SAM riboswitch aptamer (S box leader) from uncultured Povalibacter sp., 120 nucleotides, folded computationally. The model forms 97% of the base pairs in the Rfam consensus. The RNAcentral record of the sequence draws on MGnify.

RNA sequence: CUCAUCGAGACCGGCGGAGGGUAAGGCCCUUGGAUGCCGGGGCAACCGUCGAGGCCAACCACCUCGAAAAGGUGCCAACUCCUGCAGGAGCGCCGGCUUGCCGGUCGCCCGACAGAUGAG
Numbered sequence: 001c002u003c004a005u006c007g008a009g010a011c012c013g014g015c016g017g018a019g020g021g022u023a024a025g026g027c028c029c030u031u032g033g034a035u036g037c038c039g040g041g042g043c044a045a046c047c048g049u050c051g052a053g054g055c056c057a058a059c060c061a062c063c064u065c066g067a068a069a070a071g072g073u074g075c076c077a078a079c080u081c082c083u084g085c086a087g088g089a090g091c092g093c094c095g096g097c098u099u100g101c102c103g104g105u106c107g108c109c110c111g112a113c114a115g116a117u118g119a120g
Stems, first nucleotide, its partner, number of pairs: 001120006011040005019029003024083003041076003046072002049067006080114001085111001087109002090106001092105006
């Protein structure tokens, strides 16, 4: 850099002792011991493995579906914890007036950016 996925799932013990959720704002977690490190356990099924089907004259490759979990990773508070940027709909709420428009705000939907993980 490219592609795929990101509302599901999965915790105990030991060490240690103050911040942590990777900027900001919010909202949370935390001396009833967090974050982190170590050990064990687990979740998931991206790669890999196995099987079936499709494609093909056939094989490989590729695509689809399934199985298993002994391999390589990953993960085990909160949707990637939420928001910020763009668009959309709303007889929403509040305010203004020139009475059908403007401004603010609220949540919702869909994207983008950023990020995470895997494969290349």